[in-house]
Context: one part of a larger RNA
RNA sequence: GAUGAACGCUAGCUACAGGCUUAACACAUGCAAGUCGAGGGGCAGCGGGAUUGAAGCUUGCUUCAAUUGCCGGCGACCGGCGCACGGGUGAGUAACGCGUAUCCAACCUUCCGCUUACUCGGGGAUAGCCUUUCGAAAGAAAGAUUAAUACCCGAUGGUAUGAUGAGAUUGCAUGAUAGCAUCAUUAAAGAUUUAUUGGUAAGCGAUGGGGAUGCGUUCCAUUAGGUUGUUGGCGGGGUAACGGCCCACCAAGCCUUCGAUGGAUAGGGGUUCUGAGAGGAAGGUCCCCCACAUUGGAACUGAGACACGGUCCAAACUCCUACGGGAGGCAGCAGUGAGGAAUAUUGGUCAAUGGACGAGAGUCUGAACCAGCCAAGUAGCGUGAAGGAUGACUGCCCUAUGGGUUGUAAACUUCUUUUAUACGGGAAUAAAGUGAGGCACGUGUGCCUUUUUGUAUGUACCGUAUGAAUAAGGAUCGGCUAACUCCGUGCCAGCAGCCGCGGUAAUACGGAGGAUCCGAGCGUUAUCC
Repeated sequence: GAUGAACGCUAGCUACAGGCUUAACACAUGCAAGUCGAGGGGCAGCGGGAUUGAAGCUUGCUUCAAUUGCCGGCGACCGGCGCACGGGUGAGUAACGCGUAUCCAACCUUCCGCUUACUCGGGGAUAGCCUUUCGAAAGAAAGAUUAAUACCCGAUGGUAUGAUGAGAUUGCAUGAUAGCAUCAUUAAAGAUUUAUUGGUAAGCGAUGGGGAUGCGUUCCAUUAGGUUGUUGGCGGGGUAACGGCCCACCAAGCCUUCGAUGGAUAGGGGUUCUGAGAGGAAGGUCCCCCACAUUGGAACUGAGACACGGUCCAAACUCCUACGGGAGGCAGCAGUGAGGAAUAUUGGUCAAUGGACGAGAGUCUGAACCAGCCAAGUAGCGUGAAGGAUGACUGCCCUAUGGGUUGUAAACUUCUUUUAUACGGGAAUAAAGUGAGGCACGUGUGCCUUUUUGUAUGUACCGUAUGAAUAAGGAUCGGCUAACUCCGUGCCAGCAGCCGCGGUAAUACGGAGGAUCCGAGCGUUAUCC
């Protein structure tokens, strides 16, 4: 000098940033991922309409009951997209994990943009609803019946895929590229407000990912040998793809004192602290990458996971139970217990930014934006300013009829009002989009006018009034090191970072007066340079 700090004394305000470093310990409760009715069958609940009946009478209205998916919509269900993002943590990992550079002629890519072509004909189920059964529950089973952008079959089809054949161009070794001929295989889905939107195939792009390699990446030799799918080949399997990734066979290799193997420790980087630099130390907040989601293992679905709020199995733990069996996973946001020197609210809003779905309106969003708590940090402001000596009084000290110091300090006079309190005014953040009207091009875009949308917030900020009014402490004073005297104590009580101080004149202990340093902080402790 620095800190995600803690402790002691003290404490007025504002802005910005920060806040479990310990037990990857266990978790009550609420919320954190849904959305689409313009894909579908339907109608549990809500609102409306229609029909029928009854009552009241004002004789065409009101009320009540029933029926009806007819309409707005819509719980549960089928289906699509999303849930692989966003958010958390750092346990593991010394590794192509990360950083940097290069390569893939060995690869994939939902949604998005551009281009081309197509979107034809059929079929059988199933959830829901209904009936029944079993179970304490979680839930499950059987029967009947029904729809789709769910599923299946067929047709057509190409620059797709595979096989065969003859050539062309070209490279960086295996090869690559663009064509030709023959054969084989593989598509589709509709919706509505009729203008759009969706679906299928193929190519290109964009984005995101996968893989390979050079170099760099902690300590221990009181760890010296390690390895059998091990090292390489041939052939296959598997994968989006290369590869002992896996398998059969063959060979006996491969790594290593330029530190293999083993052990310990550790997420890596941008960066941060310190230092003139070289270096040394650290990796909290923010950004990028990686890994993990009670522990261990596994796959399914999918463009993408071997999936934090999905599935299955095993284990530990907790809970429910009718003892037969079931349920759960905060290292999401709050919050609780425990651990600890120690770390916050079971808050508000989707207004903005961003995300998912949707034609849109919109819905969801503990992402995000805000507010709350904490001197835990940085910065700013204030606690008044000017004048005022016969240098008042008190306190303290001395060489004591007197001086010194506290000290322009106070009193007193004049002034100001940051801040405080009260009252009044009062934002930007809103651009888009939606609704209505109009214009231009020309058929869904652009522009104009208008309307509507603000959590924070009646906040920030501004003005007026009042009145010095509401606001100073902490540590130190032997030397290092800025700042000294008196009293008490008497190797006691005590101090102390080092040297050391205290045994009767202690500038070193305790108190007082004075002084010094910093100041809403000041000291102590811990750690790094």

Notes:
Small-subunit ribosomal RNA, 5' domain from an uncultured bacterium, 529 nucleotides, folded computationally. The RNAcentral record of the full RNA draws on ENA, Greengenes and SILVA. Rfam family: Bacterial small subunit ribosomal RNA. Its family is annotated with structural constituent of ribosome and ribosome in the Gene Ontology.